Predicted 3D model of a 385-nucleotide part of an RNA (large-subunit ribosomal RNA, domain III) from an Acidaminococcaceae bacterium. The RNAcentral record of the full RNA draws on ENA.

Context: one part of a larger RNA
RNA sequence: GAGUAGCGAAAAGAAAGGUGAGAAUCCUUUCCACCGAAAGCAUAAGGAUUCCUGAGCAACGAUCGUCGUCUCAGGGUAAGUCGGGGCCUAAUCCGAGGCAUAAAGCGUAGGAGAUGGACAACUGGUUGAUAUUCCAGUACCGGUAGAGAUUGUUUGAGCAAUGGAGUGACGCAGCAAGGCAGGCAGGCGCGAGAUUGGUUGAUCGCGUGCAAGCGUGCAGGCUGGUGGGCAGGCAAAUCCGCCCACUGAAGCCAAGGCGUGAUGCGGAGGGAACUUGUUCCCGAAGCUGCUGGGCCUACACUGCCAAGAAAAGCUUCUAGUUAGAAAUCUACCGCCCGUACCGUAAACCGACACAGGUAUGCGGGGAGAGAAUCCUAAGGUGCGC
Numbered sequence: 001g002a003g004u005a006g007c008g009a010a011a012a013g014a015a016a017g018g019u020g021a022g023a024a025u026c027c028u029u030u031c032c033a034c035c036g037a038a039a040g041c042a043u044a045a046g047g048a049u050u051c052c053u054g055a056g057c058a059a060c061g062a063u064c065g066u067c068g069u070c071u072c073a074g075g076g077u078a079a080g081u082c083g084g085g086g087c088c089u090a091a092u093c094c095g096a097g098g099c100a101u102a103a104a105g106c107g108u109a110g111g112a113g114a115u116g117g118a119c120a121a122c123u124g125g126u127u128g129a130u131a132u133u134c135c136a137g138u139a140c141c142g143g144u145a146g147a148g149a150u151u152g153u154u155u156g157a158g159c160a161a162u163g164g165a166g167u168g169a170c171g172c173a174g175c176a177a178g179g180c181a182g183g184c185a186g187g188c189g190c191g192a193g194a195u196u197g198g199u200u201g202a203u204c205g206c207g208u209g210c211a212a213g214c215g216u217g218c219a220g221g222c223u224g225g226u227g228g229g230c231a232g233g234c235a236a237a238u239c240c241g242c243c244c245a246c247u248g249a250a251g252c253c254a255a256g257g258c259g260u261g262a263u264g265c266g267g268a269g270g271g272a273a274c275u276u277g278u279u280c281c282c283g284a285a286g287c288u289g290c291u292g293g294g295c296c297u298a299c300a301c302u303g304c305c306a307a308g309a310a311a312a313g314c315u316u317c318u319a320g321u322u323a324g325a326a327a328u329c330u331a332c333c334g335c336c337c338g339u340a341c342c343g344u345a346a347a348c349c350g351a352c353a354c355a356g357g358u359a360u361g362c363g364g365g366g367a368g369a370g371a372a373u374c375c376u377a378a379g380g381u382g383c384g385c
Stems, first nucleotide, its partner, number of pairs: 013031006032382004040362004046342002050340001051075006060068002080140002082338004087117002092112003098106002121138005141334007150325002158321002163317005171304004177297004182291005187208006209265002213260004220253004224247007232240002269282006305308001348357002364376004
């Protein structure tokens, strides 16, 4: 220079009460304002205790500070079913032998490796902080043991391949049908009540909810069955494939609905208590219609050419094995790691509490073609002078 520029989005604050040594800035209440395909909710990555409680204010916070993502102390993350491993393989990587050989390198068998496949749990309640993990209720998967009608031991039940077969198993585009989440309206239930133009009525406000599982089996979709034969599927086969004959409407899958789950949970609202923002108790109605761009049946069907992973798993077949098996019921068992919190952000990447960047799901209402745009609910904020 200069007490100058600046104090980081122009979404916006105001008042009262409280706390305190101290308050524009902390807490509470009321009003106002802003976002609302987000500035809300749930996650991935990344971060790594920032979460919660108590006590603090030297520094950090662009001012203040009694407050904080700061300091100090204590506490907090509970799983057979969620995610990962104990399963599978893709790209890719490693790689016994082997090839090559100066050093390197390549690569068979085999192995590692999710961003994919396979795989059994839902609803409610609860904490200051966790919950599909705790608790309540109702389930399911695998294993072990006991009971068990019946059945089997060379007339071979049951189990069963590292082997055969099927399935798993896949592109893009398009149409219509059925249904559901969600939404709207009416009905129903409960509550409210007039300092104002009207209003006890065609008023206003709130609510009208509930899963997995189990049973049934609709819309829709797929598909024949039986018998005989066979140089195929590297052995075998009752399986698959091929051929022949006979026969004729049953079989399989299946969203949702309905029933059950539920004499339960939850529930607007009401009541009580005190420490005044918590705890406890009681608890109504729960129907109908319409809509439905997201989702499901289901890549099911139809069409097209550029012709659209693999393996495990599952089903089946024998090879094999050999004395038990068994619907159902009961009891018991079920390993390791993650789980707090932020997550369009003051907690991640940007040296910062930085107007930047950051994958996925949900994303209500009125107007609208719409996830545009404006207003708004739930919820969250007013951007730390």
The coordinates come from a structure-prediction model, not an experiment, and the mean pLDDT is 82. The organism belongs to Acidaminococcaceae, within Bacteria.